[in-house]
The RNA shown here (transfer RNA) has 72 nucleotides and comes from an uncultured Myxococcaceae bacterium.
C1' cells in the first nucleotide's frame, strides 16, 4: 500500500430501513439456619467516528479509526 471480514451492554454475540435484543454477569426479591440453584423482577447501550440518501437508518452509500486475515 491493495483486497475480504469485524467494531452493537461489564464480558460472548444476534439483530427484513420504523421496538435496540439474548445468554452470562450484577442488583433486589421469595426460597434456605445461611449459601448456592431455581424462580420472579429490575439496571446497564451517544449501536467505533464524522458526513449523506430517505418521511424514518445498528441496518444503504461515502470517508476516517481501530482490530485480525490475505496478497503485494
Nucleotide at each position: 500500500g491493495c483486497g475480504c471480514g469485524g467494531g452493537u451492554a461489564g464480558c460472548u454475540c444476534a439483530g427484513c430501513g420504523g421496538c435496540a435484543g439474548a445468554g452470562c454477569c450484577c442488583c433486589u426479591g421469595u426460597c434456605u439456619u445461611a449459601c448456592a440453584c431455581a424462580c420472579a423482577g429490575g439496571a446497564c447501550g451517544u449501536c467505533g467516528c464524522a458526513g449523506g440518501u430517505u418521511c424514518g437508518a445498528u441496518c444503504c452509500c461515502u470517508g476516517u479509526c481501530c482490530c485480525g486475515c490475505g496478497c503485494a
Rfam family: tRNA. The family's RNA type in Rfam is transfer RNA. From the family's description: Transfer RNA (tRNA) molecules are approximately 80 nucleotides in length. Gene Ontology term of the family: triplet codon-amino acid adaptor activity.